The prediction has a mean pLDDT of 82. Small-subunit ribosomal RNA from an uncultured prokaryote, 1573 nucleotides, folded computationally. Rfam family: Bacterial small subunit ribosomal RNA.
[in-house]
RNA sequence: AGAGUUUGAUCCUGGCUCAGAACGAACGCUGGCAGCGUGGAUUAGGCAUGCAAGUCGAACGAGAAGCCACAGUUUCAAGUUUUCGGACAAGAAACUGUGGUGGACAGUGGCGGAAGGGUGAGGAACACGUGGGUAAUCUACCUCUGAGUUGGGGACAACCCUGGGAAACUGGGGCUAAUACCGAAUAUGAUCGCGCCGCGCCUGUGGUGCUGAUUAAAGGCGGGGAUCUUCGGACCUGCCGCUUAGAGAGGAACCCGCGUCCCAUCAGCUUGUUGGUGAGGUAAUGGCUCACCAAGGCUUACGGGUAGCUGGUCUGAGAGGAUGAUCAGCCACACUGGGACUGAGACACUGCCCAGACUCCUACGGGAGGCUGCAGUCGAGGAUCAUUGACAAUGCGCGAAAGCGUGAACAUGCGACGCUGCGUGGGGGAUGAAGGCCUUAGGGUCGUAAACUCCUGUCAUUCGGGAAAAAAAAGCGGGCCGUUAAUAGCGGUUCGCCUCGAUGGUACCUAAAGAGGAAGCCACGGCUAACUCUGUGCCAGCAGCCGCGGUAAUACAGAGGUGGCGAGCGUUGUUCGGAUUUACUGGGCGUAAAGAGUACGUAGGUGGUUUUGUAUGUCGGAUGUGAAAGCCCAUGGCUCAACUGUGGAAUUGCAUUCGAAACUGCGGAACUAGAGUGCAGGAGAGGAGAGCGGAAUUCUUGGUGUAGCGGUGAAAUGCGUUGAUAUCAAGAAGAACACCGGUGGCGAAGGCGGCUCUCUGGAAUGUUACUGACACUGAGGUACGAAAGUUGGGGGAGCAAACAGGAUUAGAUACCCUGGUAGUCCCAGCCGUAAACGGUGUGCACUUGGUGUGGGGGGAAUUGACCCCCUCCGUGCCGGAGCUAACGCGUUAAGUGCACCGCCUGGGGAGUACGGCCGCAAGGCUAAAACUCAAAGAAAUUGACGGGGGCCCGCACAAGCGGAGGAGCAUGUGGCUUAAUUCGAUGCAACGCGAAGAACCUUACCAGGGCUUGACAUGGGGACCCUUCGGGGGUGGUAGCGAAAGUUACCUUUACGAUCACAGGUGCUGCAUGGCUGUCGUCAGCUCGUGCCGUGAGGUGUUGGGUUAAGUCCCGCAACGAGCGCAACCCUUGUGUUUAGUUGCCAUCACAGGUGAUGAGCCUGUGAGCACUCUAAACAGACUGCCCGUGCAAGCGGGAGGAAGGUGGGGAUGACGUCAAGUCCGCGUGGCCCUUAUGCCCAGGGCUACACACGUGCUACAAUGGCAGAUACAGAAGGAUGCCAACCUGCAAGGGGGAGCCAAUCCUAUAAAGUCCAUCUCAGUUGGGAUCGGAGUCUGCAACUCGACUCCGUGAACCUGGAAUCGCUAGUAAUCGUGGAUCAGCACGCCACGGUGAAUACGUUCCCGGGCCUUGUACACACCGCCCGUCACACCACGAAAGUCUGUUGUACCCGAAGUGGGUGAGCUAAUUCCGAGCAAUCGGGAAGGCAGCCUCCGAAGGUAUGACCGGUAAUUGGGGUGAAGUCGUAACAAGGUAGCCGUAGGGGAACCUGCGGCUGGAUCACCUCCUU
Repeated sequence: AGAGUUUGAUCCUGGCUCAGAACGAACGCUGGCAGCGUGGAUUAGGCAUGCAAGUCGAACGAGAAGCCACAGUUUCAAGUUUUCGGACAAGAAACUGUGGUGGACAGUGGCGGAAGGGUGAGGAACACGUGGGUAAUCUACCUCUGAGUUGGGGACAACCCUGGGAAACUGGGGCUAAUACCGAAUAUGAUCGCGCCGCGCCUGUGGUGCUGAUUAAAGGCGGGGAUCUUCGGACCUGCCGCUUAGAGAGGAACCCGCGUCCCAUCAGCUUGUUGGUGAGGUAAUGGCUCACCAAGGCUUACGGGUAGCUGGUCUGAGAGGAUGAUCAGCCACACUGGGACUGAGACACUGCCCAGACUCCUACGGGAGGCUGCAGUCGAGGAUCAUUGACAAUGCGCGAAAGCGUGAACAUGCGACGCUGCGUGGGGGAUGAAGGCCUUAGGGUCGUAAACUCCUGUCAUUCGGGAAAAAAAAGCGGGCCGUUAAUAGCGGUUCGCCUCGAUGGUACCUAAAGAGGAAGCCACGGCUAACUCUGUGCCAGCAGCCGCGGUAAUACAGAGGUGGCGAGCGUUGUUCGGAUUUACUGGGCGUAAAGAGUACGUAGGUGGUUUUGUAUGUCGGAUGUGAAAGCCCAUGGCUCAACUGUGGAAUUGCAUUCGAAACUGCGGAACUAGAGUGCAGGAGAGGAGAGCGGAAUUCUUGGUGUAGCGGUGAAAUGCGUUGAUAUCAAGAAGAACACCGGUGGCGAAGGCGGCUCUCUGGAAUGUUACUGACACUGAGGUACGAAAGUUGGGGGAGCAAACAGGAUUAGAUACCCUGGUAGUCCCAGCCGUAAACGGUGUGCACUUGGUGUGGGGGGAAUUGACCCCCUCCGUGCCGGAGCUAACGCGUUAAGUGCACCGCCUGGGGAGUACGGCCGCAAGGCUAAAACUCAAAGAAAUUGACGGGGGCCCGCACAAGCGGAGGAGCAUGUGGCUUAAUUCGAUGCAACGCGAAGAACCUUACCAGGGCUUGACAUGGGGACCCUUCGGGGGUGGUAGCGAAAGUUACCUUUACGAUCACAGGUGCUGCAUGGCUGUCGUCAGCUCGUGCCGUGAGGUGUUGGGUUAAGUCCCGCAACGAGCGCAACCCUUGUGUUUAGUUGCCAUCACAGGUGAUGAGCCUGUGAGCACUCUAAACAGACUGCCCGUGCAAGCGGGAGGAAGGUGGGGAUGACGUCAAGUCCGCGUGGCCCUUAUGCCCAGGGCUACACACGUGCUACAAUGGCAGAUACAGAAGGAUGCCAACCUGCAAGGGGGAGCCAAUCCUAUAAAGUCCAUCUCAGUUGGGAUCGGAGUCUGCAACUCGACUCCGUGAACCUGGAAUCGCUAGUAAUCGUGGAUCAGCACGCCACGGUGAAUACGUUCCCGGGCCUUGUACACACCGCCCGUCACACCACGAAAGUCUGUUGUACCCGAAGUGGGUGAGCUAAUUCCGAGCAAUCGGGAAGGCAGCCUCCGAAGGUAUGACCGGUAAUUGGGGUGAAGUCGUAACAAGGUAGCCGUAGGGGAACCUGCGGCUGGAUCACCUCCUU
């Protein structure tokens, strides 16, 4: 830092996806150790059990157990004594009582249970953050300071007695203490009142004075010399406590500025609401509450959804975005809802009361409970730990302290959940071992890897050491200092002693042994590092995106190898990044998504010149704050690191304050360049109203007139003899205004067109008198706004949705025709939309030009309109810079800037649903989501295509000639049949094709019979004979079975039997291939190098103007050259020359023979000869070379000469490529398959079948003919298992015969049509010959299936062929015969040869094919393309819907718990006080105060009624999306076959059609105008 993915390729737009980092994670596979962190994110769901808040006896009463002492009782009892009955008895045990000690449980009282710990439900708020304020406040414990702590009183728990209850608990009576409670005294002070002084931000606040008023307290524990004493103490002193006041610290409360999510499909909300006065209430301000008065207040309010906030964390270059676990600060909550009490502090997590739900106990009457503390459990969930240790440390509460308590905290455990560190060994070691995998079979690779050898010893294991550190304090004993009268005591400091460790015998250290115990996971098509084999065969599967898999898968699965990371590795989820893809940094809007239809204008935003003040923004300095932790830097500590200590920096912010004054804002004063006003003369389809006009159309009337008119591609419907159309005249009506007319004018846009008048808006020009920034833009808002449509009333000629009829058509709900109603027109309303477009918002400024045109002005000039020059405004075209993805724009910007508004963020769903607003309706405006796809799109490029255009060619059409399609037969194919009818070829470019020849063979097919190293090849081993040692040869016979192949037996022989590798396959794949071939097409094309142009694909060259058969040549040209093609070179044919003459030739000559007349002549033969023909070799010739014309040239036209003239005729020759064209059955060949068979052999059958269809041919249908006779003239080819002469024979096929010939010699071999003559006479015939019968011939082992030919007989269809179709342009078509290959035989086919020998071509409009240029395109598998909609089926999400069910919430009313407040309080009431009685104790009464009870305001839950909203569900229903090769049509893309599209209305199975208006984002042709050159 980018990459993949839209296309055939390109550039752009644009989405999707990937690579990175992170996590409280989860899942899969795997798992050695240690350190540090971290761990219920879900059901704020329910909870068993244990623990989590106590402490103080130095506040107080009481005081259990235990222990001690004493006494008593009972029991036992050593022992002494005894009358033997007993008595005494140390001692022991138990019990009781008293005293002491002891201190438990519980209680009174104090302090603390408001901290710590948990969670994030609620809450969009002064909740949080930040900065301020309180002159509007409170503050227990703590610190400092001042002053005090006097003197009394009455109770209540505990306890005792007695009741109720199952329990929880509770009633009554009685006793008692205090630092509990209550009076009184005092008042440094405090508060209030009054006076004075100072200060201030308004209420105020500080100080001070007063003879004013009100207002406190509690004691406990130590020590003590003198004095006093009731012997308790007083008194002195220390500490703790208490009261009051002030100050501080920390804490709390309230208020304010700013910041803090989404929805406007929430736009209005509000009655304690906003303010005031007064009162109440609070620690305190305040509608916080109440009474009264006024009518205000707020507006991103109100409503809905979501959410704890922050420091921070993650990511990012940053700005940002996301997030708020652990740690820290704040807030909120504690089963749900409500409430207060206590207290310094709570409306209180482990307090209270009430209501509700739930759970538990119950004796059914009642009760109890609250893990969102730590563990743990159930549930839900993809998912989150131990019912551990110990208070040793740190901290907190209480205490004077010791200490106690503490699931805070500290530790350990569990989990790879994360971060960090370490290890699983190191060195050497090549027969490169074995083995695996691959292989071109050679080898390569795993791989120095292993083995082997030499070492090391981390971690783990074992033994031992290890009170290192976390610990300091307290206590005790000394010293010193302070307090004090004090050497007590207390406090401080210092020395010594002693005690305390959960972790833990842990960290760490030493030793021992031994490489021993310790490696996996993912990936390997591209992105993205890493490749092969096998299996599978669109299956199984993979996949983040693109996409892999249909028999050779680097993409699936396995294996080997490789790459990456490593005790982890992958996957999934989420966040940021990449994404400049919401753009502040840092995007856009002509055509990709995007300028509102247009204007006016409110708020807002922005704003000309000069000067002055101010200081809002702005800039600078200082101060405070910005908690700590974190991040960063430096430096320390754990062996390192993670982790952590210390210090620094940073914290971009906020506030206060001091300063600056350029810019901005604000205030003042001025200016005229912006803007506006005035004045002048002109232009204009600008608007509204009224009137007028002519042409045309239709209708009516009348006249003339007669048979048609009308309409179309062609028709028909329609009109017309009741007189149409046509024509003349008159009249009526409505609508629209030809020519002028123009990329001319006007208007904001929509739009505006005959003429005249009236009213009226705006702009431009000129002038520069006036105002003095009055300006620009413009969210909401308002007005205008084509056509269609709508309401009411008119009007209605023409046109014309709907509708009707006629055509067309497969159909035709269309296009075409005939009619025709709404409508179109007017008035008054509504609607508010269009491709309302320049697809380009408005305004201002700046930036080279050229040329038209409309309006105005000026200059010069003129008789003058002109012409010319300058200038302002408007409106066009072309173009520079610049911009743009390109196309293009280009002073009328899409250039360069400023100001403001509107709009966009992938395609579809959808401009749709729901909601709201508007509308009479149609509908409009606003405007989603689920779901689905990986694209959708813009511009340009190359092709291809077009029922687009231009140019050109071709037997392409036309003009001709002859066929085929009809018949019969032959042959091939399809189909059908069959055991098999082997296989292939299938539009042109398969079908007389492979096959130049299927009776057997061929043969691949079928049924049957056989063989298995094989019918065939190579090698190995064994083996016979001869040999010159190279090599050569042999491998049998007889018999049986059998159709043969083969097999069996015997004999001879060494040679019998048997084996391994392998052979073999016309088995599959021509879509794995080579080679060969067909086709476009013998068409003229296809490319390259360099250069140039373009961001690029690409273009140029190769286009253009001519020309040609031709990209043939010429000219021009940012191209210059070149290659493969074309042409030429090659063969053949046409003319000539030369050479050569045998088997060819025979003119001349000679001879011989025949004929004739012994002649001439003719014929034959021989010789001579090579003249001619011919043969076959070499040359010549033709090149637009010459002439004329034309043209720039190339060339073309004509002519001459010439055998031949413009490539002379013919052939061979086939560019780049296309068709996955054909061929694995010619051959070769990869892979797969078969191996006693899919191989091989044999005999038989089949390929030859036959209702039928098609192709290619032959023969005909006859007289241009048939038949019979006679007769003439070729070329080319073949011949030894051959061609076969003469001659004989047969009617003939043929047979016999054998000459000649290995061929210019002989043979095949008579050419036929033709010509001559005769006959037939238009008939199914003397045409035609099929078919069938009979008899033969030949070939062959063999003609039955299944050959050819001959003869005799038979004598079918067929009388010129429908639609449609084929070939041919000259020695061609047509016609006639001849030969050859294959071949034993078989030819109507194929290949070749000659004979006779035409007709026609005006021409390129049309059909087909092709070439070049251009144009359109939504095609690129390329029109056999693409593609739209209904219908049917399946699935998915969504909307509507009678209803129905939750939830939230409003309003009204009812009921009204607990509780605060208020009222009442006849009942109850110790303290204080008054009165009375009494000596007193005390008693009685009253007052004050308090309480129960009752009433009342408010009030949670609940109830009733009625609304609103979100959501779930639903019969049915609506459209949408996606699906395999369904149905119907063909709407769009080309002029898409009716150009398309937009708005609107009607209609129709559907795409759609039609009307009206609009647009070009329409092809083509013509004209006009304009521009450029």